[in-house]
RNA sequence: GUGGAUGUAGCUCAGCGGCAGAGCAGUGGACUGUGGAUCCAUUGGUCGGGGGUUCAAAUCCCCUCAUCCACCCCA
Numbered sequence: 001g002u003g004g005a006u007g008u009a010g011c012u013c014a015g016c017g018g019c020a021g022a023g024c025a026g027u028g029g030a031c032u033g034u035g036g037a038u039c040c041a042u043u044g045g046u047c048g049g050g051g052g053u054u055c056a057a058a059u060c061c062c063c064u065c066a067u068c069c070a071c072c073c074c075a
Base pairs, nucleotide, nucleotide: 001071002070003069004068005067006066007065010024011023012022013021018055026042027041028040029039030038048064049063050062051061052060
């Protein structure tokens, strides 16, 4: 340089045009002599960034950033 993958909650990931979710973690409560476990409730997101298409974009298109993989060239 060429091609590709990934990027969504603190962490691991789902969601592939129509209200952004699950598990774990956090917080409060129940239970318990205390703790753990269990149960109930609950907080938490500019969907990496910018632009475009659309009535509507995490999702489609373009540019860009980060990480990773393969290949090519030079040394």

Model confidence (mean pLDDT): 80 of 100. A computed fold for a 75-nucleotide RNA from a bacterium, annotated as transfer RNA. The sequence is in RNAcentral, with records from ENA. It matches the Rfam family "tRNA". Gene Ontology term of the family: triplet codon-amino acid adaptor activity.